[in-house]
Context: one part of a larger RNA
RNA sequence: GAUGAACGCUGGCGGCGUGCCUAACACAUGCAAGUCGGGCGGGGCCGUUACUUCGGUAACGGCUUAGCGGCGGACGGGUGAGUAACGCGUGGAUAACCUGCCGGUUACAGGCGAAUAACAAUGAGAAAUCAUUGCUAAUGCGCCAUAAGCUUACAUUGCCGCAUGACAAAGUAAGAAAAGGUUUACCGGUAACCGAGGGGUCCGCGUCUGAUUAGCUAGUUGGCAGGGUAACGGCCUGCCAAGGCGACGAUCAGUAGCCGGCCUGAGAGGGCGACCGGCCACAUUGGGACUGAGACACGGCCCAAACUCCUACGGGAGGCAGCAGUGGGGAAUAUUGCACAAUGGGGGAAACCCUGAUGCAGCAACGCCGCGUGAAGGAAGAAGGUUUUCGGGCCGUAAACUUCUAUCACCGGGGAAGAAACAAAUGACGGUACCCGGACAAGAAGCCCCGGCUAACUACGUGCCAGCAGCCGCGGUAAAACGUAGGGGGCAAGCGUUAUCC
Numbered sequence: 001g002a003u004g005a006a007c008g009c010u011g012g013c014g015g016c017g018u019g020c021c022u023a024a025c026a027c028a029u030g031c032a033a034g035u036c037g038g039g040c041g042g043g044g045c046c047g048u049u050a051c052u053u054c055g056g057u058a059a060c061g062g063c064u065u066a067g068c069g070g071c072g073g074a075c076g077g078g079u080g081a082g083u084a085a086c087g088c089g090u091g092g093a094u095a096a097c098c099u100g101c102c103g104g105u106u107a108c109a110g111g112c113g114a115a116u117a118a119c120a121a122u123g124a125g126a127a128a129u130c131a132u133u134g135c136u137a138a139u140g141c142g143c144c145a146u147a148a149g150c151u152u153a154c155a156u157u158g159c160c161g162c163a164u165g166a167c168a169a170a171g172u173a174a175g176a177a178a179a180g181g182u183u184u185a186c187c188g189g190u191a192a193c194c195g196a197g198g199g200g201u202c203c204g205c206g207u208c209u210g211a212u213u214a215g216c217u218a219g220u221u222g223g224c225a226g227g228g229u230a231a232c233g234g235c236c237u238g239c240c241a242a243g244g245c246g247a248c249g250a251u252c253a254g255u256a257g258c259c260g261g262c263c264u265g266a267g268a269g270g271g272c273g274a275c276c277g278g279c280c281a282c283a284u285u286g287g288g289a290c291u292g293a294g295a296c297a298c299g300g301c302c303c304a305a306a307c308u309c310c311u312a313c314g315g316g317a318g319g320c321a322g323c324a325g326u327g328g329g330g331a332a333u334a335u336u337g338c339a340c341a342a343u344g345g346g347g348g349a350a351a352c353c354c355u356g357a358u359g360c361a362g363c364a365a366c367g368c369c370g371c372g373u374g375a376a377g378g379a380a381g382a383a384g385g386u387u388u389u390c391g392g393g394c395c396g397u398a399a400a401c402u403u404c405u406a407u408c409a410c411c412g413g414g415g416a417a418g419a420a421a422c423a424a425a426u427g428a429c430g431g432u433a434c435c436c437g438g439a440c441a442a443g444a445a446g447c448c449c450c451g452g453c454u455a456a457c458u459a460c461g462u463g464c465c466a467g468c469a470g471c472c473g474c475g476g477u478a479a480a481a482c483g484u485a486g487g488g489g490g491c492a493a494g495c496g497u498u499a500u501c502c
Stems, first nucleotide, its partner, number of pairs: 001501003005498005012371006018364002020329001025327003029324003034071003039068002042065010078282003087207008097199003102195007110144004119134006150175005156169003160165001180187002208254003215245003220242008257279004261272004284305005307318004335361001337360003343357001344355004374404004384395004408443001410438005418429001446491005451472003457486005467474002
């Protein structure tokens, strides 16, 4: 000098930040991911019209929505357990790859079929939920057609590359598409190519400590063949060979998420990786796949384990390292707040809905910055305190007193920007910031130190006691070093102490 700090004493205001570093301990409660009726059939409520046996029925329209279907739940948010690794950083490679939504270009959308939830009936169960039978729709599922381009196989030519090989062109054979909604305007669908953005994989270099860890390795190292993947590859399998790594530190052990950066320092360097941003990993513990453009998936599924809860004992339910909040641990870390107004995200043609992302507010001197606690005048100097050589010295222009001012706080009045979209409307913050007026010096100073280092001295008490102390050291009867008082020094809404780093 610095800190995500804590502790002691003290504490007026504002702005901007920051706030479980410990138990990746366990969690009550609420909320944190939905949306689309302009994809589909049905249910409920209301209205209009027609019919009516006056019970109602049918058509159309509006509102609503359990189910099927679509898109989203792989983003956003949290945490740092694991990881010494192509995890991260940096520079390359991909002629070994993928890419929903979005943008551009081209070509298309013909015909048919079978189901199933909802629903109804019956049944089982304490519940969670399930079974059987029957009915029905679609942008759900299947089949046929068509194929500019695409894929696969076979063979050809041209051209290019560091190798495998890539690209282009024409040929033959085989193969694979589609979906409508609503009514003239849109939104969608299918195939192919390109783009943008996003990702996968591989490689060079860099990346802590220990040799009181010296040898390690059987899918191990390589080859052949195959499987698998979007894709290369022992990634996996069979066979063959016997290799591969290591004092340039393998293996083992310990520690650790990495970086942009942050702190310090003249720099070189050293330390750190909180907030913010990028990447990675994880989601009670371990394992697994499904769906999907994308996951091996925090608020999805299955299995196992521990724990908690419900139970009619047969069986079920759960996962805050999301936001608040609770218990616990700890020296220690906040509200079960408001709003979608803004920014952004998901869905929707839109209106809009959702959004503990976010914007704000609350708590905390935790940090940085700013402001105030008054200003001027006022005695050779009150009282009081302290000290004294008893003359005096100091507190001290300090106070009183006079004049003035009003920053903050207080009262009253006015009152935003942030709001943009075609117009209108639309503000959580917030009657906030800010402006004007009013009244009153009123409501606002402490903490540490004073032997040397180190700025600041006297008195009394104590008597190697009580105590102090960062180092040197003070204290055993005049202690500037202990305690108290007066005075002084330093910093100041803080001041000291402790811890840690330079």